This is a predicted structure of a 1382-nucleotide RNA (small-subunit ribosomal RNA) from an uncultured bacterium. Rfam family: Bacterial small subunit ribosomal RNA. The RNAcentral record of the sequence draws on ENA and SILVA.
RNA sequence: GGCUCAGGAUGAACGCUGGCGGCAUGCCUAAUACAUGCAAGUCGGACGGAGGGAGGAUAGCUUGCUAUCGGACCCCAGUGGCGAACGGGUGAGUAACACGUAGACAACCUGCCCCCUGGCCCGGGACAACCUCUGGAAACGGAGGCUGAUACCGGACGGGCAGGAGAGGGGCAUCCCUCUCCUGUGAAAGGCCCUGCAAGGGGCCGCGAGGGGAUGGGUCUGCGGUGCAUUAGCUAGUUGGCGGGGCAGCAGCCCACCAAGGCGACGAUGCAUAGCCGGCCUGAGAGGGCGGACGGCCACAUUGGGACUGAGACACGGCCCAGACUCCUACGGGAGGCAGCAGUAGGGAAUUUUCGGCAAUGGGGGGAACCCUGACCGAGCAAUGCCGCGUGAGCGAAGACGGCCUUCGGGCUGUAAAGCUCUGUUGCGGGCGAAGAGAGGCUGCGGGAGGAAAUGCCCGGAGCAGGACGGUAGCCCGCCAGAAAGCCACGGCUAACUACGUGCCAGCAGCCGCGGUAAUACGUAGGUGGCGAGCGUUAUCCGGAAUCAUUGGGCGUAAAGGGUGCGCAGGCGGCUCCCUAAGUCCGGGGUAAAAGCCCAUGGCUCAACCAUGGCGAGCCCUGGAAACUGGGGAGCUGGAGCACAGGAGAGGACGGCGGAAUUCCAUGUGUAGCGGUAAAAUGCGUAGAUAUAUGGAGGAACACCAGUGGCGAAGGCGGCCGUCUGGCCUGCAGCUGACGCUGAGGCACGAAAGCGUGGGGAGCAAAUAGGAUUAGAUACCCUAGUAGUCCACGCCGUAAACGAUGAGGACUAAGUGUCGGGGAGACCCGGUGCUGGAGCAAACGCAAUAAGUCCUCCGCCUGGGGAGUAUGCACGCAAGUGUGAAACUCAAAGGAAUUGACGGGGACCCGCACAAGCAGCGGAGCAUGUGGUUUAAUUCGAAGCAACGCGAAGAACCUUACCAGGACUUGACAUCCCUCUGACCGGUCCUUAACCGGACCUUUCUUCGGACAGAGGAGACAGGUGGUGCAUGGUUGUCGUCAGCUCGUGUCGUGAGAUGUUGGGUUAAGCCCCGCAACGAGCGCAACCCUUGCUGUUAGUUGCCAUCAUUCAGUUGGGCACUCUAACGGGACUGCCGGGGACAACUCGGAGGAAGGUGGGGAUGACGUCAAAUCAUCAUGCCCCUUAUGUUCUGGGCUACACACGUGCUACAAUGGCCGGUACAGAAAGCAGCGAAAUCGCGAGGCGGAGCAAAUCUCGAAAACCGGUCCCAGUUCGGACUGCAGGCUGCAACUCGCCUGCACGAAGCCGGAGUUGCUAGUAAUCGCGGGUCAGAAUGCCGCGGUGAAUGCGUUCCCGGGUCUUGCACACACCGCCCGUCA
Repeated sequence: GGCUCAGGAUGAACGCUGGCGGCAUGCCUAAUACAUGCAAGUCGGACGGAGGGAGGAUAGCUUGCUAUCGGACCCCAGUGGCGAACGGGUGAGUAACACGUAGACAACCUGCCCCCUGGCCCGGGACAACCUCUGGAAACGGAGGCUGAUACCGGACGGGCAGGAGAGGGGCAUCCCUCUCCUGUGAAAGGCCCUGCAAGGGGCCGCGAGGGGAUGGGUCUGCGGUGCAUUAGCUAGUUGGCGGGGCAGCAGCCCACCAAGGCGACGAUGCAUAGCCGGCCUGAGAGGGCGGACGGCCACAUUGGGACUGAGACACGGCCCAGACUCCUACGGGAGGCAGCAGUAGGGAAUUUUCGGCAAUGGGGGGAACCCUGACCGAGCAAUGCCGCGUGAGCGAAGACGGCCUUCGGGCUGUAAAGCUCUGUUGCGGGCGAAGAGAGGCUGCGGGAGGAAAUGCCCGGAGCAGGACGGUAGCCCGCCAGAAAGCCACGGCUAACUACGUGCCAGCAGCCGCGGUAAUACGUAGGUGGCGAGCGUUAUCCGGAAUCAUUGGGCGUAAAGGGUGCGCAGGCGGCUCCCUAAGUCCGGGGUAAAAGCCCAUGGCUCAACCAUGGCGAGCCCUGGAAACUGGGGAGCUGGAGCACAGGAGAGGACGGCGGAAUUCCAUGUGUAGCGGUAAAAUGCGUAGAUAUAUGGAGGAACACCAGUGGCGAAGGCGGCCGUCUGGCCUGCAGCUGACGCUGAGGCACGAAAGCGUGGGGAGCAAAUAGGAUUAGAUACCCUAGUAGUCCACGCCGUAAACGAUGAGGACUAAGUGUCGGGGAGACCCGGUGCUGGAGCAAACGCAAUAAGUCCUCCGCCUGGGGAGUAUGCACGCAAGUGUGAAACUCAAAGGAAUUGACGGGGACCCGCACAAGCAGCGGAGCAUGUGGUUUAAUUCGAAGCAACGCGAAGAACCUUACCAGGACUUGACAUCCCUCUGACCGGUCCUUAACCGGACCUUUCUUCGGACAGAGGAGACAGGUGGUGCAUGGUUGUCGUCAGCUCGUGUCGUGAGAUGUUGGGUUAAGCCCCGCAACGAGCGCAACCCUUGCUGUUAGUUGCCAUCAUUCAGUUGGGCACUCUAACGGGACUGCCGGGGACAACUCGGAGGAAGGUGGGGAUGACGUCAAAUCAUCAUGCCCCUUAUGUUCUGGGCUACACACGUGCUACAAUGGCCGGUACAGAAAGCAGCGAAAUCGCGAGGCGGAGCAAAUCUCGAAAACCGGUCCCAGUUCGGACUGCAGGCUGCAACUCGCCUGCACGAAGCCGGAGUUGCUAGUAAUCGCGGGUCAGAAUGCCGCGGUGAAUGCGUUCCCGGGUCUUGCACACACCGCCCGUCA
């Protein structure tokens, strides 16, 4: 720094599951298209009339029918009135006065309703219906005739209105109100009821006029709420004026004329998106997101346009026109508009019944009854959401069965179940059964106002009828634990773990990441966790995210300071006083609809839900305060500037001058080379180069001075002189009086390269050519060389344009260098560096030249890649520059620091590491191991050092694990059980390739229970050198006997970590000394242990023999002095002397000493590294085999052989071979053993058997030395190979042993590249012994004999240690990583 998760939410959808109730909610998509039904009518008490028609009346007559009259009443179309502009739906359009909020209308309208005033007079002519005729398929008409009204028209009184004149009053600019007069204009309708003979009177509903109210609406204004500037300019009725028109009314709303305005970076215009709000979700809040239900407003009603009617519409279920679509048609014409309620199709992940009722609430009409009402009230469907309830409760085992796990002991499931007792919410059955009904209506009654009276009106009380939901809610009785639990998760985040299966497969996954044979991450199971009629998933929003930061972030190195300056707008702005009151603060008032949120109380049993009351940001009005900000005024000098006096400077522009050097030209001298490189070559040169001298030409750059020196805003500026010119510093304190700072746009400057035109061109030098280098070398190196570099003018406008650090101001410890100025000095001012404190910082670091503490302004950043790319626009001659995305993709990219490892980085040091030497290996033959190949099998393992004479310290059988074949199946081996037998063992014989098998002989103990053994049987089990050393223990190798590895406490650091352990010396050593924020300690080093070298003491046999005696012989006597043996001691400690060193540690030299600085050798191997080696020593988890992957037998194989490698042996010879002679060890081993003498054999060996369980016996060295021979030869070197004859071991030497004799005599004449060991009793060389072992070493482990050479030194190779440095490495350079190709 990004990504991700845990929370809350939803009009949801999907998966699995689903018991009940209450309250809500339910096309987010196609404002797509719609079948069918319903959603707006009503009034006969406005009017004429058609039809029906009771009681009644009259007539005829067969007294019960017919006809006529009459018309209560009902009802229909029409005329007329009111309503249809409400209610209901939807969100398309709209960025707008559409909405919200606060105001305004002195610029307006308002049907029905309420109050007040006064009025309702006289007339007239029509038209539907209806009748007749007639057109058309229909829709729908046409002509003629009749008629009424609350339809229409005329007139009157009259208020009102308009104009004019006058008076009074008021206000807010245009103005407003009242009164008087004149002129003009100017209304109506009746119906029903009661009373009355009538006239008339009364009542109710209407009608007209005026005034007022209420309600509803219209208009205007301030402010507010959105994305893109890769939309920057828009505008002609446009902006304003005068006059007119128009409207309810103001207005360019419309028109004529006049003027040329108006809007815009405070974002106009354009494009995109969007109904707005109350509110809803989230959030600690600020904020962010949303606008579904409910409520307010707006807009729309198939698309577009238009008006009519009306109080109100430009009208969802009205009209007209046009378009698209659908339907009807007789083709001439017509009809239609579900974004009303249901419903259908379609779309879609997805959203309901073509239900009941007007009982309630509300609405329309009516005088009323009443009618209408898909508004509404209810029911239905859906876990869609919220809330509530249930699926039972109590008791019940140290704990059933089953399941799972297991260390096999047990644990978990789990009081869970069963069982016993109880309850009955819900459910089922039965019964009872509301509230919602009040008002009003109807029928009586009582009272009141009014009236002559009655009707009517007002008030009170009684009775009656009326419920869609619904026999619902609720209550009661009865019945049964009976009918009701799932979903997700369990690696970390994040609560919950095991087993099996699978084996980078199948799969999981929000991120990190799981899975390649022991997966808590996949699948299943058991268990557990979470929620629960739901649970998960998906989608979206807020949160966490201070991750756009107002609250509340940053920009030296993580993303981020513009390359630099000038400067318009804008933002910000010194000191004092006065005024003002816009901001600010305090008080009062209005508004903030209701619902919602919050608080309180109450109602449904609770809750959800509902009711009542309270609270409220903001805006507006108003009163007040005056510190601060703003505004106005007056002043001040500290900020800023000017003047004066001095000063430094590669500051800039132009002109001139100078010397050194390179190159070129000319001439002279001069001769064979020059030049160049790591080395060369290309190149130049006998046509005379290079070199040298003189003269000349030309261009470019200015050595020394020169400096973390100077100047400039930056880029940048360097010889000298002159002219012009910018800025800066110091001193003094005369002048102005805030004139200032910053600065989006804008303008200017702006290295190098590049571009244009014209010059110039010495040197240098992209491109290019040649020569080298190289695998290649389009590079680095060399020789040439063109643009360019230079000048003038004009472009470009970028950079690691960097201090990676914008500008200005103030404040905040010190010390020191340097440049300029001042001061007598102390010191002061201005620049430029270093060190460093506080503070800051992730750290590094910065630190008065801040990256500290603050103020002001500008620029910029918001994960990496894609990409500074694409596109658009602007600029440019071009190159290109500026501005500058997205798709897609990743789980990081990045900074600083830490510890390591690493470096063809540095410093120091060590090691047979190199060097100096000696001997080898690599060449030959053979031995042995390995690879490879072969094979039925050639068993397996070991693999750079650190596998390869390794496991094997010894494969003919055995071993043996491999192969072929033959056998066995509780087994070759262990434990347990049952039965039988008395054996097992051993011997002989038969069979067999052998094992196996068969026959015979022989053969137990006992306390009588049995023990032991064998055979047989059943099953638990045995067995496996089968797999995994990457599941392990143990053991081992290696770095490395390298000097290291750590800890406690303290200290430092946010932390990783550091310090200690670094540093100066010194050592073999982190051994020691000194120093030091360290002080101590541990594992390592050293020492302690073994051995060896000197010596003492003790001891004296099997050892020894100086003296005495004796012998062939230490053989014996004797002795233990010596040697030796083996036990205990001593000795060496830098102790002593001298030099050096720091008075240290230590080191050098010396003395003494057998030994001297660890005396030599050994044992001893820190923390760790290599998933180093070993499952085949052993042990062991898991997996696998179980008449076989076990066991056993015979034979074969491990011994193969074109080859390749390692380790060795023997040689190639004369320092030798051979022959003869003569000496001298040490350490071991020995009874199924070593085996003497004597004897046989040329010999291996045979025979023999003394002695010895061993200082007693077995027991002997070889090189060396002495003498002889060979004479440089593939030999008298060398011995392979082969033949013959023998010996030994062994059941057995064919595959496949060792040895001897004779014969045969191969390669080989010192070994390429390369490579190994060794620093002294070492290398080299010589033999001896031992283990293994029946036999079988050139191997291994030991022993002694003889016995060297060299080391200047640490540059280099290898390995290692310490410090330091760099790092993009950390499975750590055998790393990481880039490009191309596949």